[in-house]
RNA sequence: CAAGGCGGCCAGGCGAUCGCGUGGCGAGGCCAUGAGGAAAGUCCGAGCAUCGCAGGGCAGGGUGCCGGCUAACGGCCGGUGAAGGCGACUUCAAGGAAAGUGCAACAGAAAGAAACCGCCCGCAAGGGUAAGGAUGGAAAGGCGAGGUAAGAGCUCACCCGCGCUCCGGCAACGGUAGCGCGCUGUAAACCCCACCCGAUGCAAGAUCCGAAUGGGAGCGAUACGGCGGCCCGUCGUGCUCCCGAAGAGAUCGCUGGAACCGUGCGGCAACGCACGGGCUAGAUAGAUGAUCGUCCAACGACAGAACUCGGCUUACGACCGCACUUGCCGC
RNA sequence: GGGAUUAUAGCUCAGUUGGUUAGAGCGCCACGUUGACAUCGUGGAGGUCAUAGGUUCGAGCCCUACUAAUCCCACCA
Numbered sequence: 001c002a003a004g005g006c007g008g009c010c011a012g013g014c015g016a017u018c019g020c021g022u023g024g025c026g027a028g029g030c031c032a033u034g035a036g037g038a039a040a041g042u043c044c045g046a047g048c049a050u051c052g053c054a055g056g057g058c059a060g061g062g063u064g065c066c067g068g069c070u071a072a073c074g075g076c077c078g079g080u081g082a083a084g085g086c087g088a089c090u091u092c093a094a095g096g097a098a099a100g101u102g103c104a105a106c107a108g109a110a111a112g113a114a115a116c117c118g119c120c121c122g123c124a125a126g127g128g129u130a131a132g133g134a135u136g137g138a139a140a141g142g143c144g145a146g147g148u149a150a151g152a153g154c155u156c157a158c159c160c161g162c163g164c165u166c167c168g169g170c171a172a173c174g175g176u177a178g179c180g181c182g183c184u185g186u187a188a189a190c191c192c193c194a195c196c197c198g199a200u201g202c203a204a205g206a207u208c209c210g211a212a213u214g215g216g217a218g219c220g221a222u223a224c225g226g227c228g229g230c231c232c233g234u235c236g237u238g239c240u241c242c243c244g245a246a247g248a249g250a251u252c253g254c255u256g257g258a259a260c261c262g263u264g265c266g267g268c269a270a271c272g273c274a275c276g277g278g279c280u281a282g283a284u285a286g287a288u289g290a291u292c293g294u295c296c297a298a299c300g301a302c303a304g305a306a307c308u309c310g311g312c313u314u315a316c317g318a319c320c321g322c323a324c325u326u327g328c329c330g331c
Numbered sequence: 332g333g334g335a336u337u338a339u340a341g342c343u344c345a346g347u348u349g350g351u352u353a354g355a356g357c358g359c360c361a362c363g364u365u366g367a368c369a370u371c372g373u374g375g376a377g378g379u380c381a382u383a384g385g386u387u388c389g390a391g392c393c394c395u396a397c398u399a400a401u402c403c404c405a406c407c408a
Base pairs, nucleotide, nucleotide: 001327002326003325004324005322006321007320008319010317012295013294014293015292016291017290018289020034021033022032023031024030025029036302040313041312043311044310045309046308047307048201049200050199051198060197061196062195063194064193065079066078067077068076069075080094081092082091083090084089095192096191100190101189102186103185104184116133117132118129119128120127121126141159142158144156145155146154160182161181162180163179164178165177166175167174168173205252206251207250208249209247214243215242216241217240218239219238223237224236225235226234227233260277261276262275263274264273265272266271332404333403334402335401336400337399338398341357342356343355344354350388359375360374361373362372363371382396383395384394385393
C1' cells in the first nucleotide's frame, strides 16, 4: 500500500420567525417539555388485567451438545464437537437411526440385506464366492500380506468408526491403555427420551354520567296549565324506584421502571453488588413540523410512539479504533 | 393497537405418506365448419408455484425470514 477480520460510536449542529401535543402559572399570554436504534415485523419471554382451575394424567404445542447469567426466554456469555476459510476468524434446529414403524422415485442384479456379468467346483442339475464390472446421493469398513478350488475380517499388521471399562475434565467431551463389534441414509417423516406450557390480550379491564322513546310498580291529587270573556268541551302535566337505554360519552388503566446515566468493586465474560445523580412523550382523528440563514461532501439513509419491559429478526447512512490476518514493496 | 388466514397459467381453483415432465374449467392463438359470425370440432401457446435462504439424494408440499392481500375484535351497567 492492497485485500480482508473483529469491535465501538453517532443518528445532523447552531440561530431566527411561525405552528402543533402535554403539563404548570401571577392565564387573550408566559414558562417547561416533546420519537427510535430500530418506535417496524409481532417471532419468542415476562409484568399487568379478566375468565377458568382441588390434585394428577391424556391430548395439543414448544424447546433440545455442556456449564453459567437472568424475573423469564427459543435470549446472552464462556466452553465442547462439527463445517467453512491459507489465515485473522466465522457459522451450526448440535438429543436418540445400536427401541419400533415408514420412505429411499429413476437408474441398477441387488437399497438392507443382495448373485446380473465375472471367478471357482461340477458332465449336467446345482452349489460356492462380495475380490473385479456397471448404476446411484448412498453398495455392505479401507489398504496390504497370509490363506483358498475361487474367494471372503476367514486370519494378521496398520488405519477408520461404534460400544463398555480405565485415565483427565463439574460437564459436553478428550486420551486411546484394554476388551468387544463393523451395524446404510432420513427424526425441519411418524416416533422415543428429557424439560417447559391454563385461555385471552389495554379494542384486556375498572369506575362514573344516563339523551330520546317506551314498559312496570308504588305514592299523591281530582288539582294545575294551554285554547277561551266564562261554562261545557278538548289537549297536556307530578314524585320515587325498577327494567331498558343513545352518546366510537367521561375518568382511570397510562407511564417512575426486573428503567436510565456515572463511579467503584467481584467475575475471562454475560452479569451482579454498593454508592451517587436526574426525571425522560402520553395522544384518542391521534402532537413532535414548516420557512430562512449558517457550518458541512450532505434539502441528509432507514424510518415515526399508542399499556410497559427483556430479547430476536428485518430495513438503513456515515465515522472511529485494533500490539488482528494475508500478500506485495522499501529500509 | 391486537388476532387469524391466504398467495399455483390472463381469471377461478385442484395438487398427500416429498419422487421422474405441476394439472382442470373459462379465456387467448391457429386451422376446420359457415356466404359471414356465434356454436361446435381439432391442435397449440402460456407457470421464476409471491420472494430469499435452509433441511433432504430430491421441495409447489417440511422449516425460517420477508412481501402483499383479505377477514375478525371496542360500545359497558
This is a predicted complex of two RNAs, RNase P RNA and transfer RNA, with 408 nucleotides together. Model confidence (mean pLDDT): 79 of 100. Rfam match: Bacterial RNase P class A. It is annotated as a ribozyme.